[in-house]
Context: one part of a larger RNA
RNA sequence: CGUGAGAAGGGCAUUUGGUGGAUGCCUUGGCACCGAGAGGCGAUGAAGGACGUGGCACUCUGCGAAAAGCCCCGGGGAGUUGGGAGCAAACUUUGAUCCGGGGAUAUCCGAAUGGGGCAACCCGGCCGUCGCGGGCAACCGUGGGGGUCAUCGGCGGCUGAAUCCAUAGGCUGUCGAAGCAAACCCGGCGAACUGAAACAUCUCAGUAGCCGGAGGAAAGGACAUCAACAGAGACUCCCUGAGUAGCGGCGAGCGAAAGGGGAAGAGCCCAAACCAUCAUUGUGCCAAGGUUGUGGCCGUUGCAAUGGUGGGGUCGUGGGACAUCCAGGUAGUACCACAGACUGCCAGGGAGUUACAAAACAUGAAUUUAGCAGAAGACUCUGGAAGGGGUCCCCAUAGACGGUGAUAGGCCCGUAAGCGAAAAAUUCAUGUCUCCCGGAUGUAUCCCAAGUAGUGCCAGACACGUGAAACCUGGUAUGAAUUCGCGGGGACCACCCCGUAAGGCUAAGUACUCCUGAACGACCGAUAGCGACUAGUACCGUGAGGGAAAAUUGAAAAGAUCCCCUGUUAGGGGAGUGAAAAGUACCUGAAACCAUGUACGU
Repeated sequence: CGUGAGAAGGGCAUUUGGUGGAUGCCUUGGCACCGAGAGGCGAUGAAGGACGUGGCACUCUGCGAAAAGCCCCGGGGAGUUGGGAGCAAACUUUGAUCCGGGGAUAUCCGAAUGGGGCAACCCGGCCGUCGCGGGCAACCGUGGGGGUCAUCGGCGGCUGAAUCCAUAGGCUGUCGAAGCAAACCCGGCGAACUGAAACAUCUCAGUAGCCGGAGGAAAGGACAUCAACAGAGACUCCCUGAGUAGCGGCGAGCGAAAGGGGAAGAGCCCAAACCAUCAUUGUGCCAAGGUUGUGGCCGUUGCAAUGGUGGGGUCGUGGGACAUCCAGGUAGUACCACAGACUGCCAGGGAGUUACAAAACAUGAAUUUAGCAGAAGACUCUGGAAGGGGUCCCCAUAGACGGUGAUAGGCCCGUAAGCGAAAAAUUCAUGUCUCCCGGAUGUAUCCCAAGUAGUGCCAGACACGUGAAACCUGGUAUGAAUUCGCGGGGACCACCCCGUAAGGCUAAGUACUCCUGAACGACCGAUAGCGACUAGUACCGUGAGGGAAAAUUGAAAAGAUCCCCUGUUAGGGGAGUGAAAAGUACCUGAAACCAUGUACGU
């Protein structure tokens, strides 16, 4: 709605589909760790980009006007012209493509560096060169390609004001710097939230952040240290000591050291005294001087200060200078002789390029950057496919991984054990080479790091918040001593003990990983894992910055010739492929949700 049977609609159950993309399986990508390597790149132009570059060329990759490439040397041995992705045309046993080593080229921007600039653009100077035009020529104009021209610093040279010398400045030669990069390291500056159940000292924390600097590590380091009457013996790192001693609105919290056990192991050089020499300055002068002694002889810059260079010297049982004595060979040496001293060489001894001085070469070895070679299985059954089942074998210094149409020691790639470099690099060894080399005794004199140590005040830092507060560092004001000295041993004093400040260098053990190769995982498996894919993309933001989604046909495209429907590049039905449509909106394909048939009831 219908008189009614019934129907629509809705409900529930169920069928078959659609949608959707969960789940399962899978892994190209991640995560974590271990032990090696490497630990930098850059004005010889980096990192990072822009724009180009292919027969067709969108993107990625490669490369740079010599442009998916050029040359040489090695490897390799049949295919190749990069991926998405094909077509065409070519190359290649006269050895391509490919892999490694060394070269060439390497636009523009970018530290960016001739000047400018809104990065990838604009505009120049000079030198030399090539072309064109003009001119007898000198040369002028114009165009192309090449080189060069920023700044700052070190060293050297030339020049050179005010202003005499000089200095500033200018010019120039040469060497260097700059910028980038993940963490680790050292230094400078240095928060707050927070905790204290509020908050101010305190904490967070010398953290985050910013700045500067360096290295493959950095820093530290050879006792003015600890300790305690016994001793240890640089530094660094780990375990312990120990959440101890302590500090602390004695709150919150902060928090050692000695000692013990390990890792590693290495010690050195200067300043000064003194000697020599050179330079400068000052001073003085014919007796000083000529290395020292004696004797002769010679016949003329000596002394002092400062600075440079060489020798000497480097320590805590204090050391050194200095003085005396002893000590291989040989040659030489200032005017002569002798002694002595010094120098060279030889012999002997020691050491060496990470400190202690420093450079190069040769040879050899190892390693790295391509590679070579590498054992051993057949038949049968099921199946689309054998690597599975069955039967009988084999290799193994190889039964790691991965692939192959299902699960493979014996199919492929490999693996084990071996082998290999024209070239380049690294490391090690040896040689050439280079450097060094006496001791004892004495203590009179000299030296042993000065605006330093110390002190007053104020801070910082020490586990230590001013405390009894040492030690260390700084600001400020002062301001010593030289071994019969000086510092320390947690106020301070004495005794005792320890050490020797105010100069410097130093490997290893330790920290880290942007990166390379190798190995591994009671790590993830696509809402996970770092962002697995044309991802730091699309997109958002003025900007700093934020930041996705998105993997899977099949063993192989065999990716569906042909026929049909049709509103005709859609979709579907047949046929065909395939083991299976798994049909590119493609493995599996859950649920919500939508439809459909049926049953029931309304």
A computed fold for a 602-nucleotide part of an RNA from a Planctomycetota bacterium, annotated as large-subunit ribosomal RNA, domain I. NCBI's taxonomy places the organism under Bacteria, Pseudomonadati, Planctomycetota. Its Rfam family is "Bacterial large subunit ribosomal RNA". Model confidence (mean pLDDT): 81 of 100. It was read from a public genome assembly.